[in-house]
RNA sequence: GCCCGCGUGCUGAAACUGGUAGCCGGACCGGACUUAAAAUCCGGGGCCUUCGGGCGUGGGGGUUCGAGUCCCCCCGCGGGCA
Repeated sequence: GCCCGCGUGCUGAAACUGGUAGCCGGACCGGACUUAAAAUCCGGGGCCUUCGGGCGUGGGGGUUCGAGUCCCCCCGCGGGCA
C1' cells in the first nucleotide's frame, strides 16, 4: 500500500432482511437471609430536563417517512496478502 472483519451504557453481549435502541448477564448501589460473611433471592442499574420532553450506537456527511443496520470520507482495533 491492497483486501476482509469489527467499533452499541462502566463491562460482556443482543436488536431476526431499515420500523419503540439498550433485551439477557456482570460490575456497582439498596434490601432479605446469616452471629457475621460468602453463596442465593428481590429491587435498582445511560445523560439532561422547565417533567411536557430532548439527546445518545467511534467522528462527520448522505439516502429514506424512518438508519445501530444502507452509501461516502475519516479515526481506532484485529486478521490476511505484498
Record summary: Model confidence (mean pLDDT): 81 of 100. The RNA shown here (transfer RNA) has 82 nucleotides and comes from a Methylobacteriaceae bacterium. The organism belongs to Methylobacteriaceae, within Bacteria. Its Rfam family is "tRNA". Its family is annotated with triplet codon-amino acid adaptor activity in the Gene Ontology. Rfam classes the family as a transfer RNA.